[in-house]
RNA sequence: CAACAGAAAAGGCACACCCGUUGAAAAGCGGGGUCGCAAAGCUAUAGGGGCUACUAUGUUUUUCCAAUAAAACAUUAUGCCAGCCAGUUGCCGAA
Numbered sequence: 001c002a003a004c005a006g007a008a009a010a011g012g013c014a015c016a017c018c019c020g021u022u023g024a025a026a027a028g029c030g031g032g033g034u035c036g037c038a039a040a041g042c043u044a045u046a047g048g049g050g051c052u053a054c055u056a057u058g059u060u061u062u063u064c065c066a067a068u069a070a071a072a073c074a075u076u077a078u079g080c081c082a083g084c085c086a087g088u089u090g091c092c093g094a095a
Base pairs, nucleotide, nucleotide: 006092012037013036017032018031019030020029021028022027035083041088042087043086047085048084049081050080051079056075057074058073059072060071061070062069
């Protein structure tokens, strides 16, 4: 120095949950919290996967002469998730 591995020390991040706030939701942000994490740093239109459905479309029902309107269900990303895999950069250092 490299690979494998994770001993120690220093520092870092922060699940669930609670409070506030933005949002239709998923979720984001701030504060507390600390399940865990060696990348739990960064990257979400052109890797895969997952979540949501304001909107749009379709079906059914109700109302109705019709139009319109309302409700339920299904599909829909243009909205999200990096603490799912992935890509990329990178700290310490013992046996």
Predicted 3D model of a 95-nucleotide RNA (c-di-GMP-I riboswitch aptamer). The coordinates come from a structure-prediction model, not an experiment, and the mean pLDDT is 78.